About this RNA:
Predicted 3D model of a 487-nucleotide part of an RNA (small-subunit ribosomal RNA, 5' domain) from a Patescibacteria group bacterium. Model confidence (mean pLDDT): 87 of 100. Rfam family: Bacterial small subunit ribosomal RNA. The RNAcentral record of the full RNA draws on ENA and SILVA.
Context: one part of a larger RNA
RNA sequence: GGAUGAACGCUGGCGGCGUGGAUAAGGCAUGCAAGUCGAACGGGCCGCCUCCGCAAGGAGGCGAGCUAGUGGCGAACGAGUUAGUAACACCUUGGUACAUAACCCAGAGUCGGGCACAACGGGGCGAAAGUUCCGCUAAUUCCCGAUGGUAUCGUAAGAUUAAAGGCGCAAGCCGCUUUGGGAGUGGCCUAGGUCCUAUCAGCUUGUUGGCGGGGUAAAAGCCCACCAAGGCUAUGACGGGUAGGGGGUGUGAGAGCACGACCCUCAACGACGAAACUGAGACACGGUUCGUACACCUACGGGUGGCAGCAGUCGAGAAUAUUCCACAAUGGGCGAAAGCCUGAUGGAGCGACGCCGCGUGCGGGAAGAAGGCCUUCGGGUCGUAAACCGCUUUUGCGUGGGACGAAUUUUGACGGUACCACGAGAAUAAGGGGUUGCUAACUCUGUGCCAGCAGCAGCGGUAAUACAGAGACCCCGAGCGUUAUCC
Numbered sequence: 001g002g003a004u005g006a007a008c009g010c011u012g013g014c015g016g017c018g019u020g021g022a023u024a025a026g027g028c029a030u031g032c033a034a035g036u037c038g039a040a041c042g043g044g045c046c047g048c049c050u051c052c053g054c055a056a057g058g059a060g061g062c063g064a065g066c067u068a069g070u071g072g073c074g075a076a077c078g079a080g081u082u083a084g085u086a087a088c089a090c091c092u093u094g095g096u097a098c099a100u101a102a103c104c105c106a107g108a109g110u111c112g113g114g115c116a117c118a119a120c121g122g123g124g125c126g127a128a129a130g131u132u133c134c135g136c137u138a139a140u141u142c143c144c145g146a147u148g149g150u151a152u153c154g155u156a157a158g159a160u161u162a163a164a165g166g167c168g169c170a171a172g173c174c175g176c177u178u179u180g181g182g183a184g185u186g187g188c189c190u191a192g193g194u195c196c197u198a199u200c201a202g203c204u205u206g207u208u209g210g211c212g213g214g215g216u217a218a219a220a221g222c223c224c225a226c227c228a229a230g231g232c233u234a235u236g237a238c239g240g241g242u243a244g245g246g247g248g249u250g251u252g253a254g255a256g257c258a259c260g261a262c263c264c265u266c267a268a269c270g271a272c273g274a275a276a277c278u279g280a281g282a283c284a285c286g287g288u289u290c291g292u293a294c295a296c297c298u299a300c301g302g303g304u305g306g307c308a309g310c311a312g313u314c315g316a317g318a319a320u321a322u323u324c325c326a327c328a329a330u331g332g333g334c335g336a337a338a339g340c341c342u343g344a345u346g347g348a349g350c351g352a353c354g355c356c357g358c359g360u361g362c363g364g365g366a367a368g369a370a371g372g373c374c375u376u377c378g379g380g381u382c383g384u385a386a387a388c389c390g391c392u393u394u395u396g397c398g399u400g401g402g403a404c405g406a407a408u409u410u411u412g413a414c415g416g417u418a419c420c421a422c423g424a425g426a427a428u429a430a431g432g433g434g435u436u437g438c439u440a441a442c443u444c445u446g447u448g449c450c451a452g453c454a455g456c457a458g459c460g461g462u463a464a465u466a467c468a469g470a471g472a473c474c475c476c477g478a479g480c481g482u483u484a485u486c487c
Stems, first nucleotide, its partner, number of pairs: 001487004006483005013358006019351002026314003030311003035073003040070002043067003046063007080269003090193003094189003098186003103182008111145004120135006151160003165174003195241003202232003207229004212224003244266004248259004271292005294305004322348001324347003330344001331342004361391004371382004397423005405414001431476005436457003442471005452459002
């Protein structure tokens, strides 16, 4: 000198674009953050119509009506955090013994039958959370049979192995089962790279390899029995410390050094520890079970919870924002669609936290007012500075108009915003640090090794350009200094 997710002090006009819990992966009140489908299904409710009835009501039909339950898809994405991890976690390279819901292309099929369980009705237990018994019922739920392309076993014969319907007047559309291929995604393996420490020198028994078996989508001590005694290490094993990795960022002429906020990407995690279930996919943040700690409710028998989602709160801290608006756009889930959901996202709010831009006026105006300061008392300086005269209106204010973003029907949170026109009026807008040398900028007064300054050298003990005040000056400017850290 440059840089920062900064903080602190003094000061503070506007706009655009960014950015903002770095500490306690500490605890959390409250609301919201993942639902959707009635064109899969049976009920229930509501409305309308018809018939019976004096009425209450009953029977039947209709409905872009509503929906607790069954069923399907989603919930494994998206969002957050960086605790752990020195490791195939990540980056680069090569590979394959594998999987793949939804999507695309192509082929074949979609036949016959049956049993349940919710909802519902009835009985019971419980303070609650919830739970139990009996009975009825539908389906794109579940099961059996047929067919057999495929797959598995087998030398072969042969054996085993699938399906679901819905909507529509219809045409047809959406599905379902199965096979092959594709795309994308993922699993696994591999070589190289990947911080400090030798005041860590030896480490290892499923350890290293084999045979057999189990297991997985799949190779493999991944697991098990048996056999052998191997495997790693000074090219640093093992241990300890520290740490998420990369694209990148800062600095530097570069080599390098330091860092890994925001954005993209991979990994890991979801109070802590462990486990499996469902599923194409999880060993699953807003699922389940168990244990631990903590917190809450309780009728004391027993239950409930997990903000490292968005806001917000307490705490600790030098320190980090609104319990905001909208699904209008982009994207995601479900749905045939209308649409619903979406704290993703789009926006607004707060903070000079950063970068960039703009303004706080422009021209004229005295051998030079007043006043301040200095003075050799002559004067010098602040200084064209002010006053005064003329002009302008960026910006701010007021009034009026008023978008693009929307996808040629509808639909705009932002937003009466941006922008445009008109109006009044210099009006609404300057500070901070420094002045001994390094280092741009000097005088007076006060103080008297005191009070104080200070990055270093050093200033201060009676004329201090170094302390304090004043004037003048220098630097930067909506900022200026200080502190911390990196180059």